Transfer RNA from an Actinomycetota bacterium, 77 nucleotides, folded computationally. The coordinates come from a structure-prediction model, not an experiment, and the mean pLDDT is 82. Rfam family: tRNA. Rfam's curators write: Transfer RNA (tRNA) molecules are approximately 80 nucleotides in length. The family's RNA type in Rfam is transfer RNA. Lineage of the source: Bacteria > Bacillati > Actinomycetota.
RNA sequence: CGGGGUGUAGCUCAGUCUGGUAGAGCGCUGCGUUUGGGACGCAGAGGUCGCGGGUUCAGAUCCCGCCGCCCCGACCA
Numbered sequence: 001c002g003g004g005g006u007g008u009a010g011c012u013c014a015g016u017c018u019g020g021u022a023g024a025g026c027g028c029u030g031c032g033u034u035u036g037g038g039a040c041g042c043a044g045a046g047g048u049c050g051c052g053g054g055u056u057c058a059g060a061u062c063c064c065g066c067c068g069c070c071c072c073g074a075c076c077a
Base pairs, nucleotide, nucleotide: 001073002072003071004070005069006068007067010026011025012024013023020057028044029043030042031041032040033039050066051065052064053063054062
C1' cells in the first nucleotide's frame, strides 16, 4: 500500500441480508424461599448501536467518508 472481517448494556453476542417499539445469556441491585451461605424464583437499573455526513415519513440496518482492532497478501529490510 491492496483485500477481507469486525465495532450494539460491565462481559460474550444476536438483531443488519429484506429499514418500522433496541434484545438475549452472564454479571449488578432489590425482594421472596433458607438460621446463614449457595441455589432457585420474581422485579429492576444499565445503550450517543465506533465517529461524521447523505437518502427516507422513519436508519443499528441502505449509501459515502473517516477511526480503532483482527486476518491475509504485496513491498522494504